[in-house]
A computed fold for a 347-nucleotide part of an RNA from an uncultured bacterium, annotated as small-subunit ribosomal RNA, central domain. The RNAcentral record of the full RNA draws on ENA and SILVA. Its mean pLDDT, the model's own confidence on a scale to 100, is 87.
Context: one part of a larger RNA
RNA sequence: CUGGGCUUAAAGAGCACGUAGGUGGUUAAGAAAGUUGGUGGUGAAAUCCCAAGGCUUAACCUUGGAACUGCCACCAAAACUUUUUAACUAGAGUAUGAUUAAGGUAAGCGGAAUUUCUAGUGUAGAGGUGAAAUUCGUAGAUAUUAGAAAGAACACCAAAAGCGAAGGCAACUUUCUGGAUCAUUACUGACACUGAGGAGCGAAAGCAUGGGUAGCGAAGAGGAUUAGAUACCCUCGUAGUCCAUGCUGUAAACGAUGUGUGCUAGACGUUGGAAAUUUUAUUUUCAGUGUCGCAGCAAAAGCGUUAAGCACACCGCCUGGGGACUACGGCCGCAAGGCUGAAACGC
Repeated sequence: CUGGGCUUAAAGAGCACGUAGGUGGUUAAGAAAGUUGGUGGUGAAAUCCCAAGGCUUAACCUUGGAACUGCCACCAAAACUUUUUAACUAGAGUAUGAUUAAGGUAAGCGGAAUUUCUAGUGUAGAGGUGAAAUUCGUAGAUAUUAGAAAGAACACCAAAAGCGAAGGCAACUUUCUGGAUCAUUACUGACACUGAGGAGCGAAAGCAUGGGUAGCGAAGAGGAUUAGAUACCCUCGUAGUCCAUGCUGUAAACGAUGUGUGCUAGACGUUGGAAAUUUUAUUUUCAGUGUCGCAGCAAAAGCGUUAAGCACACCGCCUGGGGACUACGGCCGCAAGGCUGAAACGC
RNA backbone atom coordinates (compact mmCIF):
# COMPACT_ATOMS: atom_id res chain seq x y z
C1' C A 1 0.00 0.00 0.00
C1' U A 2 -3.94 -3.55 -0.78
C1' G A 3 -7.65 -6.58 1.57
C1' G A 4 -13.41 -5.99 5.85
C1' G A 5 -17.94 -3.84 7.12
C1' C A 6 -22.64 -0.34 8.55
C1' U A 7 -31.80 -3.55 9.00
C1' U A 8 -31.29 -6.39 14.12
C1' A A 9 -24.04 -7.84 16.28
C1' A A 10 -19.82 -1.52 16.51
C1' A A 11 -21.36 1.54 12.34
C1' G A 12 -26.15 5.73 7.35
C1' A A 13 -25.27 12.29 9.44
C1' G A 14 -32.74 14.11 11.43
C1' C A 15 -33.52 16.28 6.37
C1' A A 16 -32.83 18.54 1.92
C1' C A 17 -29.86 22.78 -0.81
C1' G A 18 -25.25 23.61 -2.52
C1' U A 19 -19.25 25.47 -2.87
C1' A A 20 -14.53 23.13 -3.60
C1' G A 21 -13.37 18.32 -4.96
C1' G A 22 -14.40 13.34 -7.07
C1' U A 23 -17.05 10.95 -11.12
C1' G A 24 -19.45 11.59 -15.87
C1' G A 25 -23.80 9.82 -22.37
C1' U A 26 -23.13 9.06 -28.20
C1' U A 27 -20.18 10.18 -32.99
C1' A A 28 -16.08 12.16 -35.94
C1' A A 29 -11.44 14.65 -36.58
C1' G A 30 -7.05 16.57 -34.31
C1' A A 31 -3.47 17.27 -29.93
C1' A A 32 -0.48 13.93 -26.95
C1' A A 33 -0.78 15.57 -20.38
C1' G A 34 -1.72 10.49 -18.25
C1' U A 35 -0.71 5.59 -20.71
C1' U A 36 2.40 2.04 -23.82
C1' G A 37 6.96 0.79 -26.65
C1' G A 38 12.02 2.05 -28.08
C1' U A 39 16.87 4.72 -27.74
C1' G A 40 20.39 7.61 -24.97
C1' G A 41 22.03 9.80 -20.35
C1' U A 42 22.06 9.36 -15.24
C1' G A 43 21.01 6.22 -11.06
C1' A A 44 28.88 7.59 -6.45
C1' A A 45 31.27 3.88 -3.55
C1' A A 46 29.93 0.42 0.05
C1' U A 47 25.60 -2.85 1.14
C1' C A 48 22.00 -6.89 -1.03
C1' C A 49 22.16 -10.98 -5.10
C1' C A 50 25.30 -14.29 -8.59
C1' A A 51 30.19 -16.28 -10.08
C1' A A 52 35.33 -16.82 -9.23
C1' G A 53 39.50 -16.08 -6.07
C1' G A 54 42.61 -14.96 -1.05
C1' C A 55 43.53 -15.86 4.49
C1' U A 56 44.14 -24.17 7.11
C1' U A 57 37.98 -23.03 7.23
C1' A A 58 34.28 -19.51 8.63
C1' A A 59 33.20 -14.67 9.60
C1' C A 60 35.97 -11.34 6.69
C1' C A 61 38.45 -9.55 2.27
C1' U A 62 39.43 -9.03 -3.29
C1' U A 63 37.85 -9.13 -8.52
C1' G A 64 34.01 -9.36 -12.11
C1' G A 65 28.85 -9.38 -13.24
C1' A A 66 23.90 -8.44 -12.29
C1' A A 67 20.87 -5.15 -9.92
C1' C A 68 19.75 -0.22 -8.27
C1' U A 69 12.45 -1.75 -10.10
C1' G A 70 13.92 5.59 -10.13
C1' C A 71 14.62 10.30 -12.72
C1' C A 72 15.64 13.23 -17.26
C1' A A 73 15.81 13.91 -22.61
C1' C A 74 14.53 12.37 -27.46
C1' C A 75 11.78 9.23 -31.09
C1' A A 76 7.25 6.67 -31.92
C1' A A 77 1.93 4.68 -31.07
C1' A A 78 -3.26 6.68 -30.40
C1' A A 79 -7.22 1.83 -27.97
C1' C A 80 -8.57 3.97 -23.10
C1' U A 81 -8.59 8.55 -19.60
C1' U A 82 -7.62 13.82 -20.62
C1' U A 83 -7.88 18.03 -23.86
C1' U A 84 -9.49 21.07 -28.48
C1' U A 85 -12.95 21.59 -32.47
C1' A A 86 -17.44 20.11 -34.83
C1' A A 87 -21.91 17.44 -34.34
C1' C A 88 -25.94 14.18 -31.93
C1' U A 89 -30.28 13.04 -28.52
C1' A A 90 -31.32 7.96 -25.25
C1' G A 91 -29.38 11.62 -19.46
C1' A A 92 -31.03 16.49 -17.58
C1' G A 93 -34.05 20.66 -18.37
C1' U A 94 -37.78 24.13 -20.79
C1' A A 95 -42.45 25.05 -23.29
C1' U A 96 -47.79 23.33 -24.14
C1' G A 97 -52.28 20.69 -22.33
C1' A A 98 -54.40 18.01 -18.42
C1' U A 99 -54.77 15.53 -13.37
C1' U A 100 -54.45 14.48 -8.09
C1' A A 101 -53.47 15.84 -2.97
C1' A A 102 -54.66 16.89 5.39
C1' G A 103 -47.93 20.30 0.71
C1' G A 104 -46.89 25.52 2.76
C1' U A 105 -48.57 30.88 4.09
C1' A A 106 -52.10 34.64 5.61
C1' A A 107 -57.08 36.22 6.48
C1' G A 108 -62.08 35.08 7.34
C1' C A 109 -65.81 31.92 9.04
C1' G A 110 -69.03 27.18 11.01
C1' G A 111 -71.36 23.52 14.05
C1' A A 112 -71.05 19.84 18.05
C1' A A 113 -68.95 19.43 22.85
C1' U A 114 -66.79 21.45 27.53
C1' U A 115 -66.57 25.10 31.39
C1' U A 116 -68.41 29.54 33.52
C1' C A 117 -72.31 33.21 34.09
C1' U A 118 -77.74 34.90 33.99
C1' A A 119 -82.91 33.42 34.29
C1' G A 120 -86.92 29.52 34.79
C1' U A 121 -88.70 24.54 36.61
C1' G A 122 -87.55 21.57 40.74
C1' U A 123 -85.78 19.09 45.69
C1' A A 124 -82.01 16.54 48.53
C1' G A 125 -78.69 14.91 47.30
C1' A A 126 -74.58 15.13 43.65
C1' G A 127 -69.76 13.57 42.51
C1' G A 128 -66.19 9.85 42.76
C1' U A 129 -64.29 4.53 43.65
C1' G A 130 -62.49 -2.03 43.95
C1' A A 131 -64.67 0.21 48.33
C1' A A 132 -64.34 5.06 50.23
C1' A A 133 -63.06 9.86 51.54
C1' U A 134 -61.25 14.76 50.45
C1' U A 135 -64.89 17.93 47.25
C1' C A 136 -69.81 20.47 45.69
C1' G A 137 -74.98 21.25 47.68
C1' U A 138 -81.09 23.95 51.63
C1' A A 139 -76.94 30.92 50.75
C1' G A 140 -80.98 25.62 46.46
C1' A A 141 -76.42 21.88 43.99
C1' U A 142 -76.92 17.52 40.55
C1' A A 143 -80.81 17.14 36.68
C1' U A 144 -83.55 19.90 33.00
C1' U A 145 -85.13 24.38 29.71
C1' A A 146 -83.75 29.14 27.52
C1' G A 147 -79.99 32.80 26.73
C1' A A 148 -74.89 34.77 26.92
C1' A A 149 -69.43 34.54 27.06
C1' A A 150 -64.66 32.27 26.43
C1' G A 151 -60.77 29.28 24.79
C1' A A 152 -59.11 24.97 22.49
C1' A A 153 -59.79 20.86 19.20
C1' C A 154 -62.07 19.67 14.48
C1' A A 155 -66.77 13.65 15.34
C1' C A 156 -68.81 11.17 10.87
C1' C A 157 -66.31 11.18 5.88
C1' A A 158 -61.40 7.99 7.08
C1' A A 159 -58.81 4.03 4.24
C1' A A 160 -53.42 -1.13 3.94
C1' A A 161 -55.82 6.25 1.34
C1' G A 162 -53.25 11.09 -0.10
C1' C A 163 -49.32 15.16 0.14
C1' G A 164 -44.38 16.76 1.76
C1' A A 165 -36.95 16.45 1.61
C1' A A 166 -37.42 15.30 6.56
C1' G A 167 -39.81 17.23 10.93
C1' G A 168 -44.77 16.86 9.68
C1' C A 169 -49.85 18.01 7.44
C1' A A 170 -57.13 16.94 8.62
C1' A A 171 -63.99 21.43 9.74
C1' C A 172 -65.13 25.05 5.71
C1' U A 173 -64.06 29.44 2.28
C1' U A 174 -60.73 32.75 0.03
C1' U A 175 -55.59 34.96 -0.91
C1' C A 176 -50.52 34.18 -2.16
C1' U A 177 -47.34 29.99 -3.17
C1' G A 178 -43.99 25.15 -3.74
C1' G A 179 -43.78 20.30 -5.76
C1' A A 180 -45.21 15.71 -8.25
C1' U A 181 -47.46 12.74 -12.16
C1' C A 182 -49.45 11.80 -17.09
C1' A A 183 -49.89 12.98 -22.49
C1' U A 184 -48.37 15.11 -27.02
C1' U A 185 -45.34 17.14 -30.14
C1' A A 186 -41.70 21.23 -30.14
C1' C A 187 -37.16 23.37 -28.14
C1' U A 188 -32.05 23.60 -25.44
C1' G A 189 -27.98 20.20 -26.37
C1' A A 190 -24.54 16.74 -21.33
C1' C A 191 -26.41 21.93 -19.03
C1' A A 192 -25.49 15.63 -15.18
C1' C A 193 -24.63 12.62 -10.24
C1' U A 194 -22.57 13.10 -5.48
C1' G A 195 -21.12 16.56 -2.13
C1' A A 196 -15.71 17.92 2.67
C1' G A 197 -16.48 22.81 4.58
C1' G A 198 -20.90 26.21 4.46
C1' A A 199 -25.64 28.13 4.99
C1' G A 200 -31.03 26.67 5.56
C1' C A 201 -35.27 23.64 7.51
C1' G A 202 -35.99 20.75 11.79
C1' A A 203 -41.42 16.89 16.74
C1' A A 204 -41.99 17.39 21.85
C1' A A 205 -40.08 19.59 26.04
C1' G A 206 -37.49 24.03 27.49
C1' C A 207 -35.99 29.56 27.47
C1' A A 208 -37.00 35.30 26.59
C1' U A 209 -40.76 39.36 25.91
C1' G A 210 -45.92 40.46 25.44
C1' G A 211 -50.85 38.43 25.14
C1' G A 212 -54.39 34.42 26.20
C1' U A 213 -56.11 30.51 29.58
C1' A A 214 -62.26 26.59 28.31
C1' G A 215 -60.48 21.63 28.92
C1' C A 216 -56.27 18.88 30.23
C1' G A 217 -52.38 19.18 33.51
C1' A A 218 -45.50 18.36 35.35
C1' A A 219 -44.73 20.91 40.39
C1' G A 220 -47.67 21.48 44.68
C1' A A 221 -51.98 20.51 48.29
C1' G A 222 -55.51 17.21 50.15
C1' G A 223 -58.19 12.20 50.29
C1' A A 224 -57.42 7.00 49.85
C1' U A 225 -54.36 2.44 49.45
C1' U A 226 -50.21 0.45 52.19
C1' A A 227 -45.95 -2.15 57.04
C1' G A 228 -44.40 2.47 54.60
C1' A A 229 -46.51 4.93 49.55
C1' U A 230 -42.32 11.15 48.40
C1' A A 231 -46.41 6.17 43.47
C1' C A 232 -50.36 3.63 40.91
C1' C A 233 -56.66 5.43 42.22
C1' C A 234 -59.64 10.07 43.60
C1' U A 235 -60.63 15.74 44.43
C1' C A 236 -58.27 20.30 43.40
C1' G A 237 -54.35 22.72 40.92
C1' U A 238 -49.45 26.41 39.15
C1' A A 239 -46.12 26.36 35.07
C1' G A 240 -47.19 24.45 30.44
C1' U A 241 -50.40 23.19 26.51
C1' C A 242 -52.79 28.19 22.62
C1' C A 243 -51.13 33.12 19.82
C1' A A 244 -47.10 36.72 18.10
C1' U A 245 -41.81 37.48 17.73
C1' G A 246 -37.01 35.57 18.85
C1' C A 247 -33.87 31.53 20.82
C1' U A 248 -32.82 26.30 21.54
C1' G A 249 -31.14 22.22 17.55
C1' U A 250 -32.18 17.56 20.13
C1' A A 251 -35.70 12.30 19.69
C1' A A 252 -36.52 4.66 19.14
C1' A A 253 -35.69 12.54 14.26
C1' C A 254 -36.93 4.45 12.58
C1' G A 255 -37.79 1.55 6.98
C1' A A 256 -33.16 1.27 13.40
C1' U A 257 -31.92 0.41 5.81
C1' G A 258 -27.28 7.61 2.73
C1' U A 259 -28.15 9.79 -2.34
C1' G A 260 -28.26 8.86 -7.67
C1' U A 261 -28.09 5.47 -12.06
C1' G A 262 -28.38 0.74 -14.80
C1' C A 263 -29.65 -4.60 -14.90
C1' U A 264 -32.32 -8.98 -12.81
C1' A A 265 -39.07 -14.60 -12.59
C1' G A 266 -43.77 -13.79 -11.28
C1' A A 267 -48.78 -13.39 -8.43
C1' C A 268 -52.53 -10.58 -5.92
C1' G A 269 -54.30 -5.66 -4.20
C1' U A 270 -54.54 -0.21 -4.00
C1' U A 271 -53.86 5.56 -5.47
C1' G A 272 -53.25 9.14 -9.73
C1' G A 273 -53.07 9.51 -15.02
C1' A A 274 -52.94 7.76 -20.38
C1' A A 275 -54.20 4.43 -24.49
C1' A A 276 -56.75 0.51 -26.91
C1' U A 277 -60.53 -2.70 -27.47
C1' U A 278 -65.08 -3.58 -27.13
C1' U A 279 -68.52 -2.11 -24.19
C1' U A 280 -69.34 -0.35 -19.24
C1' A A 281 -65.88 -4.03 -18.09
C1' U A 282 -61.42 -6.06 -19.52
C1' U A 283 -56.39 -5.47 -21.61
C1' U A 284 -51.89 -2.63 -22.07
C1' U A 285 -48.77 1.19 -20.21
C1' C A 286 -46.37 5.25 -16.93
C1' A A 287 -45.72 7.12 -11.86
C1' G A 288 -46.51 6.05 -6.60
C1' U A 289 -47.99 2.77 -2.43
C1' G A 290 -48.82 -2.47 -0.04
C1' U A 291 -48.87 -8.08 0.63
C1' C A 292 -46.67 -12.69 -0.98
C1' G A 293 -42.83 -14.89 -3.63
C1' C A 294 -38.41 -17.27 -7.99
C1' A A 295 -33.29 -16.61 -8.61
C1' G A 296 -29.78 -14.49 -5.67
C1' C A 297 -28.24 -12.72 -0.91
C1' A A 298 -28.01 -13.39 4.54
C1' A A 299 -25.20 -15.97 10.82
C1' A A 300 -30.16 -16.40 10.96
C1' A A 301 -34.65 -13.64 11.45
C1' G A 302 -35.60 -12.30 6.89
C1' C A 303 -34.78 -9.06 2.16
C1' G A 304 -36.52 -10.05 -2.54
C1' U A 305 -37.81 -4.75 -9.54
C1' U A 306 -39.89 0.23 -3.32
C1' A A 307 -33.48 -5.37 -2.50
C1' A A 308 -30.67 -6.40 2.47
C1' G A 309 -29.75 -9.33 -5.36
C1' C A 310 -25.87 -8.04 -9.47
C1' A A 311 -22.81 -3.54 -10.57
C1' C A 312 -21.07 1.75 -10.94
C1' A A 313 -20.26 7.13 -8.90
C1' C A 314 -19.80 10.15 -4.56
C1' C A 315 -20.37 11.25 0.64
C1' G A 316 -20.95 9.85 5.96
C1' C A 317 -19.69 6.35 9.66
C1' C A 318 -17.45 1.59 12.54
C1' U A 319 -12.85 -1.14 14.85
C1' G A 320 -13.80 -5.45 22.28
C1' G A 321 -17.04 -4.17 27.07
C1' G A 322 -16.77 -0.40 30.90
C1' G A 323 -14.62 4.34 32.16
C1' A A 324 -17.66 7.82 28.45
C1' C A 325 -23.44 10.63 24.48
C1' U A 326 -17.69 11.74 30.29
C1' A A 327 -13.06 15.17 31.56
C1' C A 328 -10.03 19.04 29.49
C1' G A 329 -9.79 22.56 25.53
C1' G A 330 -12.34 24.95 21.51
C1' C A 331 -16.94 26.67 19.03
C1' C A 332 -22.29 27.75 19.75
C1' G A 333 -26.34 29.18 23.49
C1' C A 334 -29.77 34.12 27.78
C1' A A 335 -29.80 29.62 30.41
C1' A A 336 -30.86 24.59 30.26
C1' G A 337 -27.45 22.65 27.50
C1' G A 338 -25.60 21.28 22.37
C1' C A 339 -21.40 20.01 18.86
C1' U A 340 -16.47 18.24 18.81
C1' G A 341 -14.23 14.52 22.02
C1' A A 342 -9.66 11.72 25.06
C1' A A 343 -6.76 9.25 28.93
C1' A A 344 -5.48 6.76 33.44
C1' C A 345 -7.52 2.41 35.36
C1' G A 346 -8.93 -2.20 35.28
C1' C A 347 -12.43 -6.60 32.80